This is a predicted structure of a 1482-nucleotide RNA (small-subunit ribosomal RNA) from an uncultured prokaryote. Its Rfam family is "Bacterial small subunit ribosomal RNA".
[in-house]
RNA sequence: AGAGUUUGAUCAUGGCUCAGGAUGAACGCUAGCGGCAGGCUUAACACAUGCAAGUCGAACGGUAAGGCCCUGCUUGCAGGGUACACGAGUGGCGCACGGGUGCGUAACGCGUAUGCAACCUACCCAUUACAGAGGGAUAGCCCCGAGAAAUCGGGAUUAAUACCUCAUAAUAUCACAUGACCGCAUGGUCGAGUGAUUAAAACUCCGGUGGUAAUGGAUGGGCAUGCGUGACAUUAGUUAGUUGGUGAGGUAACGGCUCACCAAGACUACGAUGUUUAGGGGUUCUGAGAGGAUUGUCCCCCACACUGGUACUGAGACACGGACCAGACUCCUACGGGAGGCAGCAGUAGGGAAUAUUGGUCAAUGGACGAAAGUCUGAACCAGCCAUGCCGCGUGCAGGAUGAAGGCCCUACGGGUCGUAAACUGCUUUUAUAUGGGAAGAAACCCCCGGACGUGUCCGGGGCUGACGGUACCAUAAGAAUAAGGAUCGGCUAACUCCGUGCCAGCAGCCGCGGUAAUACGGAGGGUCCAAGCGUUAUCCGGAUUUAUUGGGUUUAAAGGGUCCGUAGGCGGGAAAUUAAGUCAGUGGUGAAAGCCUACGGCUCAACUGUAGAACUGCCAUUGAAACUGAUUUUCUUGAAUAUAGAUGAAGUAGGCGGAAUAUAUCAUGUAGCGGUGAAAUGCAUAGAUAUGAUAUAGAACACCGAUUGCGAAGGCAGCUUACUAAACUAUUUUUGACGCUGAGGGACGAAAGUGUGGGGAGCGAACAGGAUUAGAUACCCUGGUAGUCCACACCGCAAACGAUGAUUACUCGGUGCUAGCGAUAUACUGUUAGUGCCUAAGCGAAACCAUUAAGUGAGCCACCUGGGGAGUACGUCGGCAACGAUGAAACUCAAAGGAAUUGACGGGGGCCCGCACAAGCGGUGGAACAUGUGGUUUAAUUCGAUGAUACGCGAGGAACCUUACCUGGGCUUAAAUGUAGAUUGCAUAGAGUAGAAAUAUUCUUUUCCUUCGGGACUAUUUACAAGGUGCUGCAUGGUUGUCGUCAGCUCGUGCCGUGAGGUGUCGGGUUAAGUCCCAUAACGAGCGCAACCCCUAUUCUUAGUUGCCAGCGGGUCAUGCCGGGGACUCUAGGAAAACUGCCAGCGUAAGCUGUGAGGAAGGUGGGGAUGACGUCAAAUCAGCACGGCCCUUACGUCUAGGGCUACACACGUGCUACAAUGGCCGGUACAGAGGGCAGCUACCACGUGAGUGGAUGCGAAUCUCCAAAGCCGGUCUCAGUUCGGAUCGAAGUCUGCAACUCGACUUCGUGAAGUUGGAUUCGCUAGUAAUCGUAUAUCAGCAAUGAUACGGUGAAUACGUUCCCGGGCCUUGUACACACCGCCCGUCAAACAAUGGAAGCUGGGGGUACCUGAAGUCCGUCACCGAAAGGAGCGGCCUAGGGUAAAACUAGUAACUGGUGUUAAGUCGUAACAAGGUAAC
Repeated sequence: AGAGUUUGAUCAUGGCUCAGGAUGAACGCUAGCGGCAGGCUUAACACAUGCAAGUCGAACGGUAAGGCCCUGCUUGCAGGGUACACGAGUGGCGCACGGGUGCGUAACGCGUAUGCAACCUACCCAUUACAGAGGGAUAGCCCCGAGAAAUCGGGAUUAAUACCUCAUAAUAUCACAUGACCGCAUGGUCGAGUGAUUAAAACUCCGGUGGUAAUGGAUGGGCAUGCGUGACAUUAGUUAGUUGGUGAGGUAACGGCUCACCAAGACUACGAUGUUUAGGGGUUCUGAGAGGAUUGUCCCCCACACUGGUACUGAGACACGGACCAGACUCCUACGGGAGGCAGCAGUAGGGAAUAUUGGUCAAUGGACGAAAGUCUGAACCAGCCAUGCCGCGUGCAGGAUGAAGGCCCUACGGGUCGUAAACUGCUUUUAUAUGGGAAGAAACCCCCGGACGUGUCCGGGGCUGACGGUACCAUAAGAAUAAGGAUCGGCUAACUCCGUGCCAGCAGCCGCGGUAAUACGGAGGGUCCAAGCGUUAUCCGGAUUUAUUGGGUUUAAAGGGUCCGUAGGCGGGAAAUUAAGUCAGUGGUGAAAGCCUACGGCUCAACUGUAGAACUGCCAUUGAAACUGAUUUUCUUGAAUAUAGAUGAAGUAGGCGGAAUAUAUCAUGUAGCGGUGAAAUGCAUAGAUAUGAUAUAGAACACCGAUUGCGAAGGCAGCUUACUAAACUAUUUUUGACGCUGAGGGACGAAAGUGUGGGGAGCGAACAGGAUUAGAUACCCUGGUAGUCCACACCGCAAACGAUGAUUACUCGGUGCUAGCGAUAUACUGUUAGUGCCUAAGCGAAACCAUUAAGUGAGCCACCUGGGGAGUACGUCGGCAACGAUGAAACUCAAAGGAAUUGACGGGGGCCCGCACAAGCGGUGGAACAUGUGGUUUAAUUCGAUGAUACGCGAGGAACCUUACCUGGGCUUAAAUGUAGAUUGCAUAGAGUAGAAAUAUUCUUUUCCUUCGGGACUAUUUACAAGGUGCUGCAUGGUUGUCGUCAGCUCGUGCCGUGAGGUGUCGGGUUAAGUCCCAUAACGAGCGCAACCCCUAUUCUUAGUUGCCAGCGGGUCAUGCCGGGGACUCUAGGAAAACUGCCAGCGUAAGCUGUGAGGAAGGUGGGGAUGACGUCAAAUCAGCACGGCCCUUACGUCUAGGGCUACACACGUGCUACAAUGGCCGGUACAGAGGGCAGCUACCACGUGAGUGGAUGCGAAUCUCCAAAGCCGGUCUCAGUUCGGAUCGAAGUCUGCAACUCGACUUCGUGAAGUUGGAUUCGCUAGUAAUCGUAUAUCAGCAAUGAUACGGUGAAUACGUUCCCGGGCCUUGUACACACCGCCCGUCAAACAAUGGAAGCUGGGGGUACCUGAAGUCCGUCACCGAAAGGAGCGGCCUAGGGUAAAACUAGUAACUGGUGUUAAGUCGUAACAAGGUAAC
């Protein structure tokens, strides 16, 4: 110090989450020791038992118990004494401290600083004075009595430092009058005088102690005041002793503290009152700090003591372990009546996630009493329990590699890792254990001795005293011996692999993991981090600048009020003077201690602790300064206002007037339709519409001008004109002299819609009706049409009331328009003011953008925001006639929601362009029959795959068996190949037989080689190990392929631009088939694609001529390059040339285009092929092959026979043949190319109608052979289901093959189906193309081939053009899409769950008010009782706790029923929004 998370990616906004620290903690797992701390946060709930406040005999009467002494003796009792001691009692002091708790309290309670001229203070200290005389009681004790007890009553007697009277008395108190001085007011201080009132206690060792009065001090308290000290305004008014005065009472003291009278005040937006929460502070935690949170332990203050009230005593209390009363609760009881208060220490029950022993000692420190010894002390000091925290120590150290075994992992004959880890060797002994020694804390008081001094006080020496504790500590002994876990390992965040599981089980702080290869679940191995602890949970601060004083924002992310006026408040121009409130400086006081910080010490260190310092940022007082702010005074003119003059405008209000249009009415002309729409219909119209003309009436709105115009505070304002009203502006610079700005509350205005009353109503037009559209259409469209729209008056008060931009003021480059003025004679030119636009610089901004009209740079003021949803909702309150408005939450839920920009994709957005894409043509498909493939169905099986384009004559370029993967049946278990190791064997093979469908099983015959005789070679059998699988996953893969698409695109380097994603380049203008090229250009270059290079083809030349060719020469034949020869030609196959817009003309800057241009075999890529960029479709293929993982192993392997893949109601795709005369049939006749051929092609001959057969020869092929058809020439048929068409069927054959039944092809004869050109639709093709005609080949024994792949023959038509359909490319635009439109997404209904609002009612709670009653008690009054009196009992009165009654308000819980809201992979209905979202959205 940051990080994760919204997106395909980016920046910014914004929330959520994490890493840190902390705790009086709790829980889970684990646990060796010690030190120091801490330990009911919940029920201020209830408490058994014990203890926690007594002491003094040196105040007193005394003697219940004990000790000592004496006496008596019935030897354990009685009596007496005691300066030993002491129960109970009188009296004194204490019990108001110490200890506990945090209920109440939002308060002078606390903190801080002051004041008391308005006060008290026992014990203590200092000083002064005094203590004389007397009296009567009473407890105890004794006796009697009541009662269960607690306790009480009566009688007799007695003491005091108890009580009373008198005396004396002042620096006390009061009254009178008086002098001096002082103070902030009341007033105070000091002095002298007169009068009045009030005191005491004794004990004694004779030293003293104690007592009374007074003054002062110290200590402790009381009271008052300034400032500070929660939340809520959905709490706005509160108050009757209330506020003040006078008088009195009361108090220690001031005071409405109380009372009588008088006045009517007092508090409050700077938050009264109310409700709710809470003890306050020092501190503690966190934080860089400012802050935020906190108040447990320790210290200070306060409050309380079962709940409420009350006083008494006392120096002090309205009293925790005192009293009285009331109430609730518990206990005892003889039922009459009594007792009690752990929020003291332990402890119990209960509550709770959770918090300890019914311990020891007064040794120390402190307290009470006492002269003291001493007693008391659950204060305190110690111990016990608890890892609750902090701190410290240990669980060993060194060597040791066969890198052991074992585990785990891997690319597995091996390697890696746990790991120097272990074993093993040496060393050490903290700690634990055992034994022994053994503290400090202790010095006083007191006692003894001594000294000063003189019996007191002080000092010195000695003695006595330890709960903790035989503890800390020390020594010795033996021995690695007694001692490690927890969490975690996807990212954040340090740490990775295997197995299991398979959206299951589970994990999770956030993002998110898990659907068969999970570093995220569970286990294991390994690693990481901490460590006697480790994690989790809870809470606080931090990170969070995410409430922003330091230190945020508001055009679009949340956020500027609709606008103006204006109150309080805040802020405020220039100059001078005074002052000193703010401000600054010095000084003084205070800011308790502890804590924090620093330094130095003490425990072996540390934690802990001691001493000292610093700090405590604060408050108060005082002295000074005077710049700034404030205050007061004087002054100025520039802010502001004002005067005069001018000119402007759809500024406002009220009135008058106008024309066009529309509608209606009447009349006229006129006739059949009008109107309306995408198309229609409803509607109107022969009772005369629409149209046209005239006249009249009505209401509303004001064309053109008109604009990026003008005016207004905003809303808003538009014909012309009049009246009234307001305003900005300009010029002059008159007058005033800061009069200003903003503005919480408040007031006024405020579009449209809506409301009320009364008018008005032409057009338009919610609702409504009808017609259409549609699956539906409560819509869009059409025909009508009511409120309303208009006017007057009165409400409402909301809008995307927007520039989504508050008003004011100052400053900050420029350019160019418009409006209204001014200066100048001027419409030139140049200035200036106010306003209104555009562009642009700096700057700003997340960016888009803004930019003197700021969103720039400053100032002061107001308003508003703090994640999305719930929700602008609920409740409450206020306003409103209502509609509704203003104010305005929470529970719950999500991890996002949202902004700007980027790249894509998409659009029923736009522009440009291309393609047999359309159009123009030619021929097909879809109808028929057949072939073939697919779906479906069937089946034992109909094996599997391919499924929009991009599956369907596809894998398959050839299923009768085989193939074959499928089915049925029968068999085999290492079997087809090869190898290793072990064992056995001499076979194997061949022949024959039997069973069988075969595979196979079985029987018979036959049967090795070499040898050193050990064995070896070979064969066979068998065992083990390696196999095998067309089983699964193409969504684990390689390779290959399809498609977009032979479309023109896809990228990179450097530079530049941008915060960035990205952009630029690649865009723009042209051009091209092309990102082809040119020009321009923050780009310059380059790569993969395009093109070219390659092959075939078209022309020519050249070289070479065999198997090809034959012009000329020769020979020969019936004939034939047949022969000799030849290279001329064709051809073959090597090489070369040729084409490049090169030339010309026109156009153009160029690229290039155009041209029946020239030349040329070929002309603008000549034609064709091969060639397929980055990528897309989780496209296809695990069945071609390869391969990871999973699965099967007497079977999912393998062998075998038969069957199936060929089924058949049907549907689809692709083809073939046809429907005929451009034809069919018959006869004759001609011309290719490219391929193939030895298990082959076969000339030729013979036979057969023919398929073919039998001979025979040539050829492994430019030599031999397979080998053409359409065409051409003749003939015939004459429009018909035919001499078309050939399906189907019958018969007979041929060929292949082990075998043609399921299930081959072909031939001949016979048979002769549908079909007469094919609906919607749809396919191919732009030239040697379509169409048409044959030929060949692969596969192959044969063939279901009409398929596929090639080859040549004959050989067209048409293209105006790019509006439309489809696909594609580029640019641009919108987007809420990015799995990318097959996207996203809204609402109702239905279901489940959750929280919540309303609600008849029901049940509580606290507070207030009124009335009734009213204990104890203070105070007041009073008597016939007691008392001599004082006084008291009694009685009465006031007040009050409590109780009761009543009405209302507040608040909480619950509730039949009911409302909406949220959440929930796959429910229903539609399709509202996002693209022009298909009616722009809001």